[in-house]
Annotation: Predicted 3D model of a 145-nucleotide part of an RNA (small-subunit ribosomal RNA, 3' minor domain) from a Deltaproteobacteria bacterium. NCBI's taxonomy places the organism under Bacteria, Pseudomonadati, Myxococcota, Myxococcia.

Context: one part of a larger RNA
């Protein structure tokens, strides 16, 4: 406090987080291709060459150089993922004393509820089907006294 009760939704205001969003801008990463520093390895080595071999000529070995493979950074294209931001937009939450109604709770004044369809400022209304977690009345059965 106990119907001068309880209670539902829209709307208005304030704040909070969040979804969508033309896009914008970063991070990470996949695939395909391009490029190929230095180095390693392979190959070549007509140029160069102290120690070794050789009386000498020269040889062995080595070096520069060339080529190839691998490969870092970088570039192009196209994907994935993630962060921030974004006009506008959707609902959600919260908030002593706002607005409109009064749907539910008593048979709540049209019993209520469930599914579905249509409709309506809002709670909601109506149709169809279902449920009793409705009352009243009648009958039957059972329980207690």
């Nucleotide at each position: 406090c106990a119907c001068c009760g309880c209670c539902u939704g829209u709307c208005a205001c304030a704040c909070c987080a969040u979804g969508g969003g033309a896009g914008u801008u970063g991070g990470u990463u996949g695939u395909a291709c391009c490029u190929g520093a230095a180095g390693a390895c392979a190959u070549u080595g007509a140029g160069c060459u102290a120690a070794c071999c050789g009386c000498a000529a020269g040889g062995a070995g080595g070096c520069a150089g060339g080529u190839g493979u691998c490969c870092a950074c970088g570039g192009u294209a196209u994907g994935a993922u993630u962060g921030a931001u974004g006009a506008c937009u959707g609902g959600g939450g919260u908030g002593a004393a706002g607005u409109c109604a009064u749907a539910a709770c008593a048979a709540g004044g049209u019993a209520g509820c469930u599914g579905u369809a249509c409709c309506g400022g809002a709670a909601g209304g109506u149709g169809c089907a279902g449920c009793u977690g409705g009352a009243u009345c009648a009958c039957c059965u059972c329980c207690u006294u």